The part of an RNA shown here (small-subunit ribosomal RNA, central domain) has 351 nucleotides and comes from uncultured Dehalobacterium sp. The prediction has a mean pLDDT of 87. RNAcentral holds the full RNA, with entries from ENA and SILVA. The source organism's lineage runs through Bacteria, Bacillati, Bacillota, Peptococcaceae and Dehalobacterium.
Context: one part of a larger RNA
RNA sequence: CUGGGCGUAAAGGGCGUGUAGGCGGGAAUGCAAGUCAGAUGUGAAAACUCCGGGCUCAACUUGGAGAUUGCAUUUGAAACUGUGUUUCUUGAGGGCAGGAGAGGAAAGUGGAAUUCCUAGUGUAGCGGUGAAAUGCGUAGAUAUUAGGAGGAACACCAGUGGCGAAGGCGACUUUCUGGACUGAACCUGACGCUGAGGCGCGAAAGCGUGGGUAGCAAACGGGAUUAGAUACCCCGGUAGUCCACGCCGUAAACGAUGAAUACUAGGUGUAGGAGGUAUCGACCCCUUUCUGUGCCGCAGCUAACGCAAUAAGUAUUCCGCCUGGGGAGUACGAUCGCAAGAUUAAAACUC
Numbered sequence: 001c002u003g004g005g006c007g008u009a010a011a012g013g014g015c016g017u018g019u020a021g022g023c024g025g026g027a028a029u030g031c032a033a034g035u036c037a038g039a040u041g042u043g044a045a046a047a048c049u050c051c052g053g054g055c056u057c058a059a060c061u062u063g064g065a066g067a068u069u070g071c072a073u074u075u076g077a078a079a080c081u082g083u084g085u086u087u088c089u090u091g092a093g094g095g096c097a098g099g100a101g102a103g104g105a106a107a108g109u110g111g112a113a114u115u116c117c118u119a120g121u122g123u124a125g126c127g128g129u130g131a132a133a134u135g136c137g138u139a140g141a142u143a144u145u146a147g148g149a150g151g152a153a154c155a156c157c158a159g160u161g162g163c164g165a166a167g168g169c170g171a172c173u174u175u176c177u178g179g180a181c182u183g184a185a186c187c188u189g190a191c192g193c194u195g196a197g198g199c200g201c202g203a204a205a206g207c208g209u210g211g212g213u214a215g216c217a218a219a220c221g222g223g224a225u226u227a228g229a230u231a232c233c234c235c236g237g238u239a240g241u242c243c244a245c246g247c248c249g250u251a252a253a254c255g256a257u258g259a260a261u262a263c264u265a266g267g268u269g270u271a272g273g274a275g276g277u278a279u280c281g282a283c284c285c286c287u288u289u290c291u292g293u294g295c296c297g298c299a300g301c302u303a304a305c306g307c308a309a310u311a312a313g314u315a316u317u318c319c320g321c322c323u324g325g326g327g328a329g330u331a332c333g334a335u336c337g338c339a340a341g342a343u344u345a346a347a348a349c350u351c
Stems, first nucleotide, its partner, number of pairs: 003323004007305002012319001014201004021194003025088007033081002035077008048066007091191001092188003096183003103177007110154001115149007125136002162169002206247006215241002220236004258318006266296011300307002324351003333344004
């Protein structure tokens, strides 16, 4: 390479958008590049295969045929692919009418709690632990009452509930703004799917500049524990955590499961819609249906575990990735980065 694979054995890119490329719905008609058929030329000889001949046989040698699966030219076919034209509405998109949502950004507001400050009451302890001690406190602490300051986070509601492509998103109000869903079927008429590169987003930690700092808390100091204790426990405590702008670009970035489409028993919850029966009308109930999210389960699949219409089933298209363990996600080189480092990515050697 071929092949076989990628939930857990090696292997799905962290996620999107989209370029090239690959692939692509129904009908009619033209062309004939692919495709198929015929003809002609060529495809050296030797070798090879078959049928014969010559050395007493064979090896060897020699004649004929085949083969040389290819290429070119030419004549046709038109189902499929391609391509041109016309057309259709189911895919896709738009318009209309609705309801749902912690989707995003900015501004403003609120209450509970912690801490600190001021004042009052009040007096000897408080705190902490397995037990203690460090620590705080007669310069009046802890407790309690009132007032104030400031920062951060939003109890209950809260739900295998919702929204988002993923990361993620949870007090309230306003403004701006993205997406999805349902209904009817008005418009466009294949406008689609995937997507190497590219571009954008991307938890936490970390970095730069300037702010902010209540609580928590790497580092650090002290007290314990211990043989020791650079820890676990306790008292403190700085970066950081927060905000603005810029960088970093990684995670068990997980459903350890790429995206899209179609098909393939059921049952039962739940969230958002729509419809029907019933009713004076509605709710409840029943039933049908679409979308999402769970559980159970048949066929099928699987090494098993398990998956099972949200597939790991049956198929198709496109992308990414794997190929024994270690060396190693390392060295070197290159690109990116302020740095930390990230990305790409070997070999010797060894089992």